[in-house]
RNA sequence: GCGCCCUUCGUCUAGCGGUCAGGACGCCGCCCUCUCACGGCGGUAACACGGGUUCGAUUCCCGUAGGGCGUA
Numbered sequence: 001g002c003g004c005c006c007u008u009c010g011u012c013u014a015g016c017g018g019u020c021a022g023g024a025c026g027c028c029g030c031c032c033u034c035u036c037a038c039g040g041c042g043g044u045a046a047c048a049c050g051g052g053u054u055c056g057a058u059u060c061c062c063g064u065a066g067g068g069c070g071u072a
Base pairs, nucleotide, nucleotide: 001071002070003069004068005067006066007065010025011024012023013022018055026044027043028042029041030040031039048064049063050062051061052060
């Protein structure tokens, strides 16, 4: 250089055209407890960036950036 794959809450991940973008851990608050821990309830916060297609894009297409794998 070329080809292929990945990028979603602080972290790990699900979703793959119309969902309030879900879950786990974390963090915060409340309950429980003499206190802590455990447990219960609630909250918190996310689609890498720029274009295109579409009535509608996290999802499809193109490019850019970052990462990974393969290849003389």

Transfer RNA from an Alphaproteobacteria bacterium, 72 nucleotides, folded computationally. The coordinates come from a structure-prediction model, not an experiment, and the mean pLDDT is 80. Its Rfam family is "tRNA". Its family is annotated with triplet codon-amino acid adaptor activity in the Gene Ontology.